[in-house]
RNA sequence: AACCGAAAAAGGCUAACUCCGGGCAACCGGAGGGCGCAAAGCCGCGGAUCCUUCGGAACAAGGACUGCCGGGCUGCCGAA
Numbered sequence: 001a002a003c004c005g006a007a008a009a010a011g012g013c014u015a016a017c018u019c020c021g022g023g024c025a026a027c028c029g030g031a032g033g034g035c036g037c038a039a040a041g042c043c044g045c046g047g048a049u050c051c052u053u054c055g056g057a058a059c060a061a062g063g064a065c066u067g068c069c070g071g072g073c074u075g076c077c078g079a080a
Base pairs, nucleotide, nucleotide: 004078005077012037013036017032018031019030020029021028022027035067041073042072043071045070046069047068049064050063051062052061053060
């Protein structure tokens, strides 16, 4: 250094839900709250799912989501 991930250490993030605000919506932000997480840090790149519009449907366009899966970039510690 790489692989790997402990009954280690220092920490970190934050689900559901509640309140306030934004949005047509999915959902997002803040405060509280912790289900959990070794990348639950970042990227909507490929799928999946969800929303809006068109439409009988299919298709298409725009959007959401990284804690659904895969991929890419970066990071703390160091037992076996």

c-di-GMP-I riboswitch aptamer from a Nitrospirota bacterium, 80 nucleotides, folded computationally. Taxonomically the source falls in Nitrospirota (Bacteria, Pseudomonadati). Rfam family: c-di-GMP-I riboswitch aptamer. Rfam links the family to the GO term cyclic-di-GMP binding.